[in-house]
RNA sequence: UGAGUUGGCCGAACAGCCGCCGUUUUAUUUUUUAAUAAAAGGGAGGAAAGUCCGGGCUCCAUAGGGCAGGGUGCCAGGUAAUGCCUGGGAGGCGUGAGCCUACGGAAAGUGCCGCAGAAAAUAUACCGCCUGGUUUUUCGAAACCCGGUAAGGGUGAAAUGGUGCGGUAAGAGCGCACCGCGCGACUGGUAACAGGCGUGGCAGGGAAAACCCCACCCGGAGCAAGAUCAAAUAGAGGAGCAUACGCGUGGCCCGCGCGGCUCCUGGGUAGAUUGCUUGAGCGGCAAGGUGACUUGCCGCCUAGAUGAAUGGCUGUUCUCGACAGAACCCGGCUUACAGGCCAACUCACUUC
Numbered sequence: 001u002g003a004g005u006u007g008g009c010c011g012a013a014c015a016g017c018c019g020c021c022g023u024u025u026u027a028u029u030u031u032u033u034a035a036u037a038a039a040a041g042g043g044a045g046g047a048a049a050g051u052c053c054g055g056g057c058u059c060c061a062u063a064g065g066g067c068a069g070g071g072u073g074c075c076a077g078g079u080a081a082u083g084c085c086u087g088g089g090a091g092g093c094g095u096g097a098g099c100c101u102a103c104g105g106a107a108a109g110u111g112c113c114g115c116a117g118a119a120a121a122u123a124u125a126c127c128g129c130c131u132g133g134u135u136u137u138u139c140g141a142a143a144c145c146c147g148g149u150a151a152g153g154g155u156g157a158a159a160u161g162g163u164g165c166g167g168u169a170a171g172a173g174c175g176c177a178c179c180g181c182g183c184g185a186c187u188g189g190u191a192a193c194a195g196g197c198g199u200g201g202c203a204g205g206g207a208a209a210a211c212c213c214c215a216c217c218c219g220g221a222g223c224a225a226g227a228u229c230a231a232a233u234a235g236a237g238g239a240g241c242a243u244a245c246g247c248g249u250g251g252c253c254c255g256c257g258c259g260g261c262u263c264c265u266g267g268g269u270a271g272a273u274u275g276c277u278u279g280a281g282c283g284g285c286a287a288g289g290u291g292a293c294u295u296g297c298c299g300c301c302u303a304g305a306u307g308a309a310u311g312g313c314u315g316u317u318c319u320c321g322a323c324a325g326a327a328c329c330c331g332g333c334u335u336a337c338a339g340g341c342c343a344a345c346u347c348a349c350u351u352c
Base pairs, nucleotide, nucleotide: 001348002347003346004345005344006343007342008341009340010339012317013316014315015314016313017312018311020043021042023040024039025038026037027036028035029034045323049334050333052332053331054330055329056328057222058221059220060219064254065253066252067251069218070217071216072215073214074088075087076086077085078084089103090101091100092099093098104213105212109211110210112206113205126153127152128149129148130147132145133144134143135142136141161179162178163177164176165175166174180202181200182199183198184197186195187194188193226274227273228272229271236265237264238263239262240261241260245259246258247257248256281300282299283298284297285296286295287294288293318321
C1' cells in the first nucleotide's frame, strides 16, 4: 500500500412558524370531571418487519395420572425460559485470521443405493493370469476343455480394508511390518473426547434431513384474553338424551367436580370505561468470571393511538440521505439496509 476476517456505532442535522396526540399546572364555562383557552414537558425502530420460537399476564379451574401425539438431539455452563447465547469436543472448508454442522444409535428390525458393470448382499467372473489335457504348427506359438484365481485391467459416487516385503503353478491377510478397524484396561479431562499400551487377521460400505430404537422436555386458549357499567329483546318455538346419562379450553381412557345438556328455526344488542404502560426496564461505575453473564452502588422515566397521533412551509449545513411506522409487554432468531465511522486480527507486495 492492497486484499480479507471478526466485533461495535450512527443512519440526514440545526433553527423558526403553523398543525396533530398524551401528561401536568392555571383560568373560564358548566354538561361536574366534562368542554374551551394559555403555558411547560414529552411523542415510532435497529430492525417497529417475519409471526419462527420462548415467556410474563388473563381465563378455563378444585385440575391428578396414563396412552396416543408433538418438540429437541455432542459435552458443560448462562438465562425467567427456549429450538437462544457462551465456552469446549468431533467432523469438514479455507494459506490464514476465521467459518459451517438437521452432531444420540447402522452388531434390534424393515426398506433404499438408478444407469453402467460379471457383480451393489445369500456377493461375484467380462477381459485376464496359472497347473494339467487334446489338436495344429512356419517350432515363435495358436485354439479348445477340466480345474485353480480375484493381485492386474474395465464399469461406477462407492467393488469388500490400504501401502510394502515375503511366499505361490499363478495369486490371495496366505504370512509379516506399518496404517485403518474392533475389543480391553490405564492416563489426562467435570464431560464430550484425546493419548499412548496390549490384543484380534478383521463382522463389506453408505444413508436414520427413510421408517424405526434411545434420552430429555410438553395442559389449553389467547388483549378480538379478561373485568366493570349502560342499553335492548321474544324469560320465543321445535326435536333428542336424561344418573346404566350428560357437561367440564386439543384427542382417548381412568380419576375428580357439577346437574341439566345437545341440535335446528327465529328475534335483540354489539355503546362506554378499563386492561394500557414502572418494566425479567435503561445508563454509568466497581468487583467476580476465558466468556455468555452475575452481584453491589449511583442516576434516569423514555408513545399509549382506537377508521388509527409525528404533517406542512422557510432558511442554513453536508456524508446529499437506505431498509422502513408501535397497537398488551418482554427475551431471542431470521430477513432488508444508500452512505459513513471505530477497534482488533490475517495474508500478499514493497521499503528501512
About this RNA
The RNA shown here (Bacterial RNase P class A) has 352 nucleotides and comes from Methylomonas paludis. The RNAcentral record of the sequence draws on ENA and Rfam. Its Rfam family is "Bacterial RNase P class A". Rfam's curators write: Ribonuclease P (RNase P) is a ubiquitous endoribonuclease, found in archaea, bacteria and eukarya as well as chloroplasts and mitochondria. It is annotated as a ribozyme. A source record names the gene rnpB.